[in-house]
RNA sequence: GGCCGCUUAGCUCAGUUGGUUAGAGCGUCCGGUUUACAUCCGGGAAGUCGGGGGUUCGAGUCCCUCAGCGGCCA
Numbered sequence: 001g002g003c004c005g006c007u008u009a010g011c012u013c014a015g016u017u018g019g020u021u022a023g024a025g026c027g028u029c030c031g032g033u034u035u036a037c038a039u040c041c042g043g044g045a046a047g048u049c050g051g052g053g054g055u056u057c058g059a060g061u062c063c064c065u066c067a068g069c070g071g072c073c074a
Stems, first nucleotide, its partner, number of pairs: 001073007010026004019057001028044005050066005
């Protein structure tokens, strides 16, 4: 330098053919249970969907571009 893949909650990830309100597990906070801790049960908070632009009535999803990470080739 060329090609391919990935980027969504603090972490690991799902998200179908573009369509209703963006989700799960773990973690975290509050409450219950316990002498207490753990476990378990109930509830809550937490998101510019990597940045910017475009297409569309509508974008996490499609297109362009930039950035970061990983892989292959040279």